[in-house]
Context: one part of a larger RNA
């Protein structure tokens, strides 16, 4: 831009994905076989690799969390803190993202067939799966399963609406390079803040007691706390502007 308005829900022409394999057990030590050995068919259970989704568990990361600690500089000194040294180093670790973690998948079924196996059966009184006719037969083909999908210009369908709408701007997101998409904009929980809970770290500072001291104990499961959950209008989403308009 088109599909002669908008919103929502859809059909599916067409396209893509998937399609795997192994072992064990039962049937059954049966059929078969002198024995050694050892099935078809059918049923069940484990797994490998691969794929998808996810983060409850196990782990990783977690340079905005907590703690320990070295050197040095600074805050006048002590104490307590802060800067720098690869995040100074080290021990843990929320959310998110992740795999080596968890869950799930390949199935079953239908149709037409390949090689192959047949029924009936003549040409050719026989025979013959074939010439007419009929029935089987594969991880393969077409469906079935999952995903995309009306620019499928053949531009589809249904429902609702009829001075209906869309955008800008702002608060933003498990959405994102930017557009886009989603949630909101005071008739408000969209983000921040605050409160509470969860969760992490691991018993803060100050004070008191004990010890010559380094330190220890008590107050104290303390103090601090990011991305997580809930609540709460305290702050910011103000006021507005643009386009379209009988379509």
């Nucleotide at each position: 831009c088109g599909u002669a308005g908008a919103a929502u829900u859809u059909u599916g022409a067409g396209g893509g994905a998937a399609g795997u394999c192994u072992u064990u057990c039962c049937u059954a030590g049966u059929a078969c076989g002198a024995g050694a050995g050892g099935a078809c068919c059918g049923g069940a259970a484990a797994g490998a690799a691969c794929g998808a989704a996810c983060c409850u568990c196990u782990g990783g990361u977690g340079u905005a969390u907590c703690a320990g600690u070295u050197g040095u500089c600074g805050c006048g000194c002590c104490a307590g803190c802060g800067g720098c040294a690869u995040u100074g180093c080290u021990g843990a670790g929320u959310a998110g993202c992740u795999a080596u973690g968890u869950u799930c998948g390949g199935a079953a079924g239908g149709g037409a067939u390949a090689a192959g196996c047949g029924c009936u059966g003549a040409a050719a009184g026989c025979a013959u799966a074939u010439a007419a006719g009929c029935a089987c037969g594969a991880a393969g083909c077409c469906c079935c399963u999952c995903c995309c999908a009306a620019g499928a210009u053949u531009a589809g369908a249904a429902u609702u609406c009829u001075u209906a709408g869309a955008g800008a701007c702002c608060u933003u997101g498990a959405a994102g390079a930017u557009g886009a998409c989603g949630a909101g904009g005071u008739c408000g929980a969209u983000a921040g803040g605050c409160u509470c809970a969860u969760a992490g770290u691991g018993u803060a500072a100050g004070c008191g007691c004990c010890g010559c001291g380094a330190g220890g104990c008590g107050u104290u499961a303390a103090g601090c706390u990011u991305a997580c959950g809930a609540g709460u209008a305290c702050u910011a989403a103000u006021u507005u502007c643009u386009c379209a308009u009988a379509a």
This is a predicted structure of a 247-nucleotide part of an RNA (large-subunit ribosomal RNA, domain VI) from a Candidatus Spechtbacterales bacterium.
RNAcentral holds the full RNA, with entries from ENA.